[in-house]
RNA sequence: GCCGACGUAGCUCAGUGGUUAGUAGCACAUGCUUCAUAAGCAUGGGGUCGGAGGUUCGAAUCCUCCCGUCGGCA
Numbered sequence: 001g002c003c004g005a006c007g008u009a010g011c012u013c014a015g016u017g018g019u020u021a022g023u024a025g026c027a028c029a030u031g032c033u034u035c036a037u038a039a040g041c042a043u044g045g046g047g048u049c050g051g052a053g054g055u056u057c058g059a060a061u062c063c064u065c066c067c068g069u070c071g072g073c074a
Base pairs, nucleotide, nucleotide: 001073002072003071004070005069006068007067010026011025012024013022018057028044029043030042031041032040050066051065052064053063054062
């Protein structure tokens, strides 16, 4: 340099045009339980869906450019 995949909560991810962004798991906070810790149970906080633009009545989802991560080829 060329090609491909990916980017959604602190982490791992689901969601692949339609009503409200979570049926999530781990982590975190509070409470219950315990002599205490762990485990368990309940409740809660945390998201401008990488950035910008476009298409559409409607975009996390489709298109373009940019940024980043990973892989392949040279």

A computed fold for a 74-nucleotide RNA from a Candidatus Wolfebacteria bacterium, annotated as transfer RNA. RNAcentral holds the sequence, with entries from ENA. The organism belongs to Candidatus Wolfeibacteriota, within Bacteria. Its Rfam family is "tRNA". About the family: Transfer RNA (tRNA) molecules are approximately 80 nucleotides in length. Its mean pLDDT, the model's own confidence on a scale to 100, is 80.